Two RNAs folded together computationally: RNase P RNA and transfer RNA, 432 nucleotides in total. Rfam match: Bacterial RNase P class A. It is annotated as a ribozyme.
[in-house]
RNA sequence: UUGGUCAGGCGAUCGCUCGCGGGGCAACCCGCGGGAGGAAAGUCCGAACACGACAGGACACGAUGGUGGCUAACGGCCACCGACCCCGGCGCAGGGGUCAGGGACAGUGCCACAGAAAACAAACCGCCACCGCAAGGUGGUAAGGGUGAAACGGUGCGGUAAGAGCGCACCGCUCCUCUGGUGACAGAGGAGGCAGGGCAAACCCCAUCGCGUGCAAGCGCAAGCAGCCCCCGCCGCAAGGCACCUGUGGUCCGCAGGAUGGGGCGGGUUGCGUGCUCCGAGCUGUCCGGCAACGGCAGCCUGAGAGAAAUGAUCGUCACCCGCAAGGGACCAGAAUUCGGCUUACGACCAGACCU
RNA sequence: GGGGAUAUAGCUCAGUUGGGAGAGCGCGUGGAUCGCACCCACGAGGUCGGGGGUUCGAGUCCCCCUAUCUCCACCA
Numbered sequence: 001u002u003g004g005u006c007a008g009g010c011g012a013u014c015g016c017u018c019g020c021g022g023g024g025c026a027a028c029c030c031g032c033g034g035g036a037g038g039a040a041a042g043u044c045c046g047a048a049c050a051c052g053a054c055a056g057g058a059c060a061c062g063a064u065g066g067u068g069g070c071u072a073a074c075g076g077c078c079a080c081c082g083a084c085c086c087c088g089g090c091g092c093a094g095g096g097g098u099c100a101g102g103g104a105c106a107g108u109g110c111c112a113c114a115g116a117a118a119a120c121a122a123a124c125c126g127c128c129a130c131c132g133c134a135a136g137g138u139g140g141u142a143a144g145g146g147u148g149a150a151a152c153g154g155u156g157c158g159g160u161a162a163g164a165g166c167g168c169a170c171c172g173c174u175c176c177u178c179u180g181g182u183g184a185c186a187g188a189g190g191a192g193g194c195a196g197g198g199c200a201a202a203c204c205c206c207a208u209c210g211c212g213u214g215c216a217a218g219c220g221c222a223a224g225c226a227g228c229c230c231c232c233g234c235c236g237c238a239a240g241g242c243a244c245c246u247g248u249g250g251u252c253c254g255c256a257g258g259a260u261g262g263g264g265c266g267g268g269u270u271g272c273g274u275g276c277u278c279c280g281a282g283c284u285g286u287c288c289g290g291c292a293a294c295g296g297c298a299g300c301c302u303g304a305g306a307g308a309a310a311u312g313a314u315c316g317u318c319a320c321c322c323g324c325a326a327g328g329g330a331c332c333a334g335a336a337u338u339c340g341g342c343u344u345a346c347g348a349c350c351a352g353a354c355c356u
Numbered sequence: 357g358g359g360g361a362u363a364u365a366g367c368u369c370a371g372u373u374g375g376g377a378g379a380g381c382g383c384g385u386g387g388a389u390c391g392c393a394c395c396c397a398c399g400a401g402g403u404c405g406g407g408g409g410u411u412c413g414a415g416u417c418c419c420c421c422u423a424u425c426u427c428c429a430c431c432a
Stems, first nucleotide, its partner, number of pairs: 001352006008318007016035008037332001041343002044341005049214004056253004061210005066080005081101001082099006102205002107203002109199003124145002126141006153171006172194001173192008218274004229264004233242003244258004267431003279303001281302001282300004287296003320329003357428007366381004375412001383399005405421005
């Protein structure tokens, strides 16, 4: 660091909760059976389910970001590609690890200090030419020095007044073609002296996805108080129109409703049932497909549903760890609508890989 | 159970195109005053809640933890 397993077993006594059966007018009693986790946690993602009339359009906002696959779905998982790091004495082959890994010729912005210069350039020192007695001046030059996180391809040879892709060779880079691959991409050939740094976990652009709220959702009852007080537009005879309010939209449009309604202040209750647990769950397999994630098939019939919250305590014994022994230790942590992930906390054992 | 916000000096708080860590009160020293307070001058005091990442560089941007505060019940 990766993967896997477990989270003490058995017995006795005393308890807790739920279901079923029986008894009892009732309180309650008896019997049988079920009763926390790998993270139940953080609530960070993704769904199911429910309501918002349908949740429709636009904008805004948010999330994701190599390619292909898996999946109900995902920001998760698997495989591959590329970049970087480590081992391999260098290098090749190979092995291990990390990656929020689209776009910087669509635009805007930033790059402090230092430095001459921080981006369609620029001459501080140095080098060279000319002028000048000299100090110095004019021009050329990005090879050298120095600064910095970062300096406008690298090395070598030629060339030149000194230099410079100025020319050439190799490496790198850009473009085109062909081949292989589903693809990211890789390889080969050709052309081009090189065509302008970094930051997008800066704004932004592109592509894809996303309506909001969450079981205190929602539905059906019951009890109780004070259906008491205040507010709810304009035009028009009317039909209707304009505005406003409500429907939890972030905004606008659209849609529906608006006095049997809505809002404010005040008042009452702290109850019952349902949703509520059976499902994309779990376990098993010399099984089948696939590199794998995963899928298929067959079998098992394992399964908490409480409502401020049960799942516990003591003793004995066995097993584990520490200790010569007496003895001591056993972590993190407790379901709350459900499920798939991620992350975080944490004890022990087994197996593998890498490093020292 | 489910949302939201905050954490910077002893206290209360600022801190935006990411480069200096600040203000007021309090504290200490000195001055002024006969003395004290007010006042004036100077000074000390910081793991920016903790850890990791992006970046040359993080209080600030991103992720994960910790602590504190706050809001959500039904009936008419």